[in-house]
RNA sequence: CGAGCCGGACGGGCGGCCGCGUCGGGGUUCCGCGAGGGAUCCCGCCGAGGAAGGUCCGGGCUCCACAGGGCAGGGUGGUCGGUAACGCCGACCCGGGGUGACCCGCGGGACAGUGCCACAGAGAGCAGACCGCCUUUCCCGGAAGGGGAGGGUAAGGGUGAAAGGGUGGUGUAAGAGACCACCAGCGCCCAAGGUGACUUGGGCGGCUCGGUAAACCCCACCCGGAGCAAGGUCAAGAGGGGAUCCUCCGGGGUCCCUGCGUGGGCGUUCGAGGGCUGCCCGCCCGAGUCCACGGGUAGACCGCACGAGGCCGCGGGCAACCGCGGUCCUAGAUGGAUGGUCGCCGGGCCCGCACACGCGGGCCUACAGAACCCGGCCUACAGUCCGACUCGUCCG
Numbered sequence: 001c002g003a004g005c006c007g008g009a010c011g012g013g014c015g016g017c018c019g020c021g022u023c024g025g026g027g028u029u030c031c032g033c034g035a036g037g038g039a040u041c042c043c044g045c046c047g048a049g050g051a052a053g054g055u056c057c058g059g060g061c062u063c064c065a066c067a068g069g070g071c072a073g074g075g076u077g078g079u080c081g082g083u084a085a086c087g088c089c090g091a092c093c094c095g096g097g098g099u100g101a102c103c104c105g106c107g108g109g110a111c112a113g114u115g116c117c118a119c120a121g122a123g124a125g126c127a128g129a130c131c132g133c134c135u136u137u138c139c140c141g142g143a144a145g146g147g148g149a150g151g152g153u154a155a156g157g158g159u160g161a162a163a164g165g166g167u168g169g170u171g172u173a174a175g176a177g178a179c180c181a182c183c184a185g186c187g188c189c190c191a192a193g194g195u196g197a198c199u200u201g202g203g204c205g206g207c208u209c210g211g212u213a214a215a216c217c218c219c220a221c222c223c224g225g226a227g228c229a230a231g232g233u234c235a236a237g238a239g240g241g242g243a244u245c246c247u248c249c250g251g252g253g254u255c256c257c258u259g260c261g262u263g264g265g266c267g268u269u270c271g272a273g274g275g276c277u278g279c280c281c282g283c284c285c286g287a288g289u290c291c292a293c294g295g296g297u298a299g300a301c302c303g304c305a306c307g308a309g310g311c312c313g314c315g316g317g318c319a320a321c322c323g324c325g326g327u328c329c330u331a332g333a334u335g336g337a338u339g340g341u342c343g344c345c346g347g348g349c350c351c352g353c354a355c356a357c358g359c360g361g362g363c364c365u366a367c368a369g370a371a372c373c374c375g376g377c378c379u380a381c382a383g384u385c386c387g388a389c390u391c392g393u394c395c396g
Stems, first nucleotide, its partner, number of pairs: 001392004006387005012345007020047002023044009049367001053378002056376005061227004068281004073223005078092005093107001094105004108218002113216002115212003130157002132153009165183006184208001186205008231302004239293001241291004256264002273285004309328008346365008
């Protein structure tokens, strides 16, 4: 100097004039017995984000509700840490990619079971003989050699994404882990290191027992539900009609026996309806419940911002993060506020002039707006800046 890889920050500034929202203070005025409220004016603090977007996760909070078990259903999937928690974050392990810095991973199980592996090929889950190689026998031929029938073979060739370990040898009629050496894999044993996943080394052994689970499934661990339109307070309000039911005592009603009445008996310790937001058990509420019609509620207030909070310093930790100390209060709207205008600058691109410093002109200046709050992830983003590292080239 060039190329790359990883992380972080900003993303408009200043001034003048006019104008907004919550809250606090003050003045004037109106209503009110008062507390207090309305109108208007003045002053002051504060007033959109790194994603406020997506609604994909996890929570706080509220209610079901005092809240238990199971099934269904859903989620995660190497190890160890962090965290309120997570499917998040950090560090590491293994596998893969890259010269490398680094990046990627739906990372437990194929010997529980089921399914799938097209086409090609002899054969693709328990196999397979197309071309070949060897051999016995018969036939043709002068011979070489060829053909038929039988047996052996899977080392060589071919097909394929993948063909039942690899290389070299011994052996054989020809071969083959049949046997041998080394290697890989698998199983077992030992040693060392590591919290661990695992790593390294040594020994023994059968010779080697496809792939696929982001297919169904199995295993391990985790999970109540609904959601601020949650949930409360005030205000408002109009009812008439129908059906059915009523648990303990008492009363009423219903069912059965008896010719009626009186009386008795059985069922049941007697429960309509509702809740636990899929079902079951279990538990709980419970004297009212249900049907159709009609009416009221479009109002006001709370929830609503002090938080797993921000910033700074010190300490611990490889890190994520944690602890201690100090300091600060930073929107709370409800058709929904922070804007309009003027001027000067900042940044980027292009053009012209210029040896250069630089000057002039034109165009542009991102993504995008809180609505209960917080921790993440994902997506969008014109342009600028900072830092660490890797590779290449050149100079010293």
A computed fold for a 396-nucleotide RNA from Rhizohabitans arisaemae, annotated as Bacterial RNase P class A. Its mean pLDDT, the model's own confidence on a scale to 100, is 79. Its Rfam family is "Bacterial RNase P class A". The family's RNA type in Rfam is ribozyme. Its family is annotated with ribonuclease P activity, dimeric ribonuclease P complex and tRNA processing in the Gene Ontology. The sequence was found by an Rfam model in a public genome assembly. Lineage of the source: Bacteria > Bacillati > Actinomycetota > Streptosporangiales > Rhizohabitans.